Description: This is a predicted structure of a 76-nucleotide RNA (transfer RNA) from Thalictrum thalictroides. Its Rfam family is "tRNA". By type it is a transfer RNA. The source organism's lineage runs through Eukaryota, Viridiplantae, Spermatophyta, Ranunculaceae and Thalictrum. The RNAcentral record of the sequence draws on ENA. The coordinates come from a structure-prediction model, not an experiment, and the mean pLDDT is 81.
[in-house]
RNA sequence: GGAUCUUUAGCUCAAAAGGUAGAGCAAUUGAGAAUGCAAAUCUCAAGAGAUGGUGGUUCAAACCCAUCAAGAUCCU
Numbered sequence: 001g002g003a004u005c006u007u008u009a010g011c012u013c014a015a016a017a018g019g020u021a022g023a024g025c026a027a028u029u030g031a032g033a034a035u036g037c038a039a040a041u042c043u044c045a046a047g048a049g050a051u052g053g054u055g056g057u058u059c060a061a062a063c064c065c066a067u068c069a070a071g072a073u074c075c076u
Base pairs, nucleotide, nucleotide: 001075002074003073004072005071006070007069010025011024012023013022019059028046029045030044031043032042033041052068053067054066055065056064
């Protein structure tokens, strides 16, 4: 220098090749258990939180196109 792949919530991952984004864990809040009282721990419940950036196509983009950024692999 060239090619391919990846980038979604704090973390790990989903989302029939377009129809408006979910889960598990963690954290938070509330209740309960346990304890002499608390913390830690355990159980139950709750709401919140994300499509790497910028443009383009489209009625509509996490998904298609261009470019930039970061990471991984390969080639020279």